[in-house]
RNA sequence: CUUAUACAGAACGGCAGAGGGGACGGCCCUAUGAAGCCUAGCAACCGGUCCUAGUCCUUUACGGACGUGGAUACGGUGCUAAUUCCGGCGUCUGACAAACCAAGUCAGGCGAAAGAUGAG
Numbered sequence: 001c002u003u004a005u006a007c008a009g010a011a012c013g014g015c016a017g018a019g020g021g022g023a024c025g026g027c028c029c030u031a032u033g034a035a036g037c038c039u040a041g042c043a044a045c046c047g048g049u050c051c052u053a054g055u056c057c058u059u060u061a062c063g064g065a066c067g068u069g070g071a072u073a074c075g076g077u078g079c080u081a082a083u084u085c086c087g088g089c090g091u092c093u094g095a096c097a098a099a100c101c102a103a104g105u106c107a108g109g110c111g112a113a114a115g116a117u118g119a120g
Stems, first nucleotide, its partner, number of pairs: 001120005011039001013038003019029003024087003040080003045076003048072004054066004058061001084114001089111008
């Protein structure tokens, strides 16, 4: 840089001892114990293994290649408060206020940006 994903899921454990939720603004979590480490768990993103719609190949074999769907935490990561906790930018809808227009406030929908994780 490209691409996929995100309203699901997972600790009443041990060590530790004050912070944490990316930054900012909110709003939260936290001595009924934060971060971190260990352990435990969750999860099929990549690989492996097994089953498998289908297509193809030939040396026609209890063969091979591709491949759809599924299973499995075996290997590599990841994750285990709150939707990526919410917002910020754009756009649409409604309400309020106003009514000439624009701007404004609140609520909601969609999209983007940014960050996160995987794969490349």

A computed fold for a 120-nucleotide RNA from a marine eukaryotic metagenome, annotated as SAM riboswitch aptamer (S box leader).
Its mean pLDDT, the model's own confidence on a scale to 100, is 82.